[in-house]
RNA sequence: CGAAAAACGGGCGAUGGAGUUCGCCCUCAACCGUCCGAAGAACGGACUGAUGACUCCUGGCCGCUU
Numbered sequence: 001c002g003a004a005a006a007a008c009g010g011g012c013g014a015u016g017g018a019g020u021u022c023g024c025c026c027u028c029a030a031c032c033g034u035c036c037g038a039a040g041a042a043c044g045g046a047c048u049g050a051u052g053a054c055u056c057c058u059g060g061c062c063g064c065u066u
Stems, first nucleotide, its partner, number of pairs: 009026005016057006033047005
C1' cells in the first nucleotide's frame, strides 16, 4: 500500500415521526412499487400503499353511526 474477514459505527428497505425486530449496503453501494400499451428500452396510460414486518402518533381517502 492492496485484498479478505470480524467488531464498532453509519446508511438503506416506492409518501411523515417514534419504538421493537428482520434483511441489505460500506459510497461507482444498499434503495428508487405494480399492471398495460410491443419481444425489449425510452415514452405514454392505469392502479395499490404513510410499515421491510409489528405497534403507536400525525396526515389523507372510503363506508357506517350519532

A computed fold for a 66-nucleotide RNA from an Acidobacteriota bacterium, annotated as Fluoride riboswitch aptamer (crcB RNA motif). Its mean pLDDT, the model's own confidence on a scale to 100, is 76. Lineage of the source: Bacteria > Pseudomonadati > Acidobacteriota. It was read from a public genome assembly, where an Rfam model found it. The model forms 100% of the base pairs in the Rfam consensus.